[in-house]
């Protein structure tokens, strides 16, 4: 430097244009329990990588850019 994916809660990750954006885990509170783990029940936590653009409507589609990851070129 070209192409190819991949970025959504603290972690892993679902969400093939529509109605309030989900789940496991993990944190927080309560309930059990002599205490704790485990188990139940509630909760908090997100401007969906950033800037545009299409569309009545975008996490999905389209551009540029910015990280990761892999491939290929290039390398006096």
């Nucleotide at each position: 430097g070209c192409g190819c994916u991949u970025g959504u809660a603290g972690c892993u990750c679902a969400g093939a244009g529509g109605a309030u954006a989900g789940a496991g885990c993990g944190u927080u509170u309560g309930g059990u329990u002599g205490c704790g783990g485990a188990c139940c029940a509630a909760a908090a936590g997100g401007u969906c990588g950033c800037u545009g653009g299409u569309u009545c409507g975008a996490g999905u589609c389209c551009a540029g850019c910015c990280a990761g990851g892999c491939g290929c070129a290039c390398c006096a």
Molecule: transfer RNA
Organism: Thermomicrobiales bacterium